[in-house]
RNA sequence: UUCGUCCUCUAGGGGUGCCUUAAAACAACGGGCUGAGAUUAUACCCUUAGAACCUGAUACGGGUAAUGCCGACGUAGGGAGGAGUGGUCACGGGGAC
Numbered sequence: 001u002u003c004g005u006c007c008u009c010u011a012g013g014g015g016u017g018c019c020u021u022a023a024a025a026c027a028a029c030g031g032g033c034u035g036a037g038a039u040u041a042u043a044c045c046c047u048u049a050g051a052a053c054c055u056g057a058u059a060c061g062g063g064u065a066a067u068g069c070c071g072a073c074g075u076a077g078g079g080a081g082g083a084g085u086g087g088u089c090a091c092g093g094g095g096a097c
Stems, first nucleotide, its partner, number of pairs: 001094005006086001007084004011047004016041001017033004053078003060071003
C1' cells in the first nucleotide's frame, strides 16, 4: 500500500442418516441417538482463504442399541459468486520500500 475475514444486497451449491414403534415380510404417525441441519425446513450450512457437500467407501482403526458416532483417509481427486457501504480495532494473504 492493497486484498480478505465482519456488515448489507442479490445469486447459487449441498445434505436429510441410525434404532424403535413392527406381529413372517413391508410401511405410517409417534419416540430415542448424533449434529448447524435428519418431517424439503419461513429453515440450516457453504460459495475458491472453498472439509458445506460428493468420490475413494459394501474400505481402515476405535466405539455404540445402531448409524460417518469418533478418528484417520485429507498437503488425495472434485465442488457453487458477484456487487456495495462502512471499517482499519484485531488477525491473515500479496506487492513495494